[in-house]
Context: one part of a larger RNA
RNA sequence: GGAUGAAUGCUGGCAGCAUACUUAACAUAUACAAGUCGGACGGAAAAUGAUGUUUCCAGUGGCGGACUGGUGAGUAAUGCAUCAGAACCUACCCUUAAGCGAAGAACAACAACUGAAAAUAGUUGCUAAUACCCUGUAGGUUGAGGAGCAAAAUGAGGAAUCCGCCCGAGGAGGGCCUCGCAUCUGAUUAGCUAGUUGGUGAGGUAAUAGCUUACCAAGACGAUGAUCAGUAGCUAGUCUAAGAGGAUGAUCAGCCACACUGGAACUAAGACAUGGCCCAAACUCCUACGGAAGGCAAUAGUAGAAAAUUUUCUGCAAUGGGUGAAAGCCUGAUGGAGCAAUGUCGCGUGAAGGUAGAAGGCCCAUGGGUCAUAAACUUCUUUUCUUGGAGAAGAAGCAAUGACGGUAUCUAAGGAAUAAGCAUCGGCUAACUCUGUGUCAGUAGCCACGGUAAGACAGAGGAUGCAAGCAUUAUCC
Numbered sequence: 001g002g003a004u005g006a007a008u009g010c011u012g013g014c015a016g017c018a019u020a021c022u023u024a025a026c027a028u029a030u031a032c033a034a035g036u037c038g039g040a041c042g043g044a045a046a047a048u049g050a051u052g053u054u055u056c057c058a059g060u061g062g063c064g065g066a067c068u069g070g071u072g073a074g075u076a077a078u079g080c081a082u083c084a085g086a087a088c089c090u091a092c093c094c095u096u097a098a099g100c101g102a103a104g105a106a107c108a109a110c111a112a113c114u115g116a117a118a119a120u121a122g123u124u125g126c127u128a129a130u131a132c133c134c135u136g137u138a139g140g141u142u143g144a145g146g147a148g149c150a151a152a153a154u155g156a157g158g159a160a161u162c163c164g165c166c167c168g169a170g171g172a173g174g175g176c177c178u179c180g181c182a183u184c185u186g187a188u189u190a191g192c193u194a195g196u197u198g199g200u201g202a203g204g205u206a207a208u209a210g211c212u213u214a215c216c217a218a219g220a221c222g223a224u225g226a227u228c229a230g231u232a233g234c235u236a237g238u239c240u241a242a243g244a245g246g247a248u249g250a251u252c253a254g255c256c257a258c259a260c261u262g263g264a265a266c267u268a269a270g271a272c273a274u275g276g277c278c279c280a281a282a283c284u285c286c287u288a289c290g291g292a293a294g295g296c297a298a299u300a301g302u303a304g305a306a307a308a309u310u311u312u313c314u315g316c317a318a319u320g321g322g323u324g325a326a327a328g329c330c331u332g333a334u335g336g337a338g339c340a341a342u343g344u345c346g347c348g349u350g351a352a353g354g355u356a357g358a359a360g361g362c363c364c365a366u367g368g369g370u371c372a373u374a375a376a377c378u379u380c381u382u383u384u385c386u387u388g389g390a391g392a393a394g395a396a397g398c399a400a401u402g403a404c405g406g407u408a409u410c411u412a413a414g415g416a417a418u419a420a421g422c423a424u425c426g427g428c429u430a431a432c433u434c435u436g437u438g439u440c441a442g443u444a445g446c447c448a449c450g451g452u453a454a455g456a457c458a459g460a461g462g463a464u465g466c467a468a469g470c471a472u473u474a475u476c477c
Stems, first nucleotide, its partner, number of pairs: 001477004006473005013347002016344003019340001027302002030300002035063003040060002043057001045055004070258003079183001082180001084178002088175003093171004099165002101135001104132001110125006140149001155162002184230003191221001193219001196218008233255003237248004261280003283294002286291001311337001313336003319333001320331004350380004360371004385414006394404001421466005426447003432461005442449002
């Protein structure tokens, strides 16, 4: 000198764009963040005088709750970055090819009864389906033969037809796995390892593999730093530097890990699942003491911790996601508004003229000098401000549909009106005098200053630097 997710002191006019718990992965009141489909199904309720029809949804069923959003505790390599590879899986989507025949038994809801404080549970009876099951026929699987296993679903419409379902092949996108190289500090950590290293058989997986197991061999790693210990999410990037480097990993983007703590699996194309289930521990809460409920590292908000970090706001109009044939519904993703000079960029606080060099302050050699064209005064302007008027784009696709928002912008009127501070002035370092104080009070980044004329303390006048900021502190280069 540059930089910051900064904080503190003094000060503070406006606008655009960004950013905002770096600490306790501490605890969380309240609200909300994942639903949707009646064009899969039986039915309950409501509207209508009735038929018919419409609305609505507790349950069965389907798809989605593995995405999105948060955090960085763990992890020094099961991670990340980069370059390759093969023994694999893939719902929805796209392309292509062949099919959807026949039959059946139940279980919720519901009704009746019963238990329990509650959460909720049990018995009996009835019923539908794109739920379940049987048979036949394809395709598929095993190197061959033989033999075995083994599919399907309908719904809407007056109809054409459309939406679905099942079995193949290919693709796209996604995922799993393996190898090479690279990835902080410590030797005041030198040996480490027993499924350990390799082989065979068996098991297991979507798949390879000591992944698991039985047997056999005795290997594998290590001063090119194993093992152990400490610290840490990694990267594209960011800051700095002429560069080489050094530091760093907030926001945004990719990957990984985690979801009160520890463990285990179920379902599924996909999880060992943040707002799913089970077990155990701690904590909070309810209880009729028998037993139950909960998990903000989603968004707001609260307490605490701290030098320190915002609203219990608004809308699904846009972009995107889920679902649905669609209308639509849901969406604290996201779009916006609010708060904060936290940063960055831009603008303003007036412009021109004006010597009687006014008054006043300060200095003085008492002649004067300086603040100073600065003010007053004259003329002008209106960015901004106040008050009226008009008023968007963002909306795609004929129309309709805008939270932001009567916002941006345009226009008229008014009046210099509403708007300047902070630090420094001994040297480094731009800027000097007076008064007070008297090794006191104090200053200070370093050298140092202060003991009676202090350019270094305090005040005043003046000056210098930056400016809606300025200075200090902390950290990096």
Small-subunit ribosomal RNA, 5' domain from Chamaerops humilis, 477 nucleotides, folded computationally. The source organism's lineage runs through Eukaryota, Streptophytina, Tracheophyta, Magnoliopsida and Chamaerops. Rfam family: Bacterial small subunit ribosomal RNA. RNAcentral holds the full RNA, with entries from SILVA. Its mean pLDDT, the model's own confidence on a scale to 100, is 83.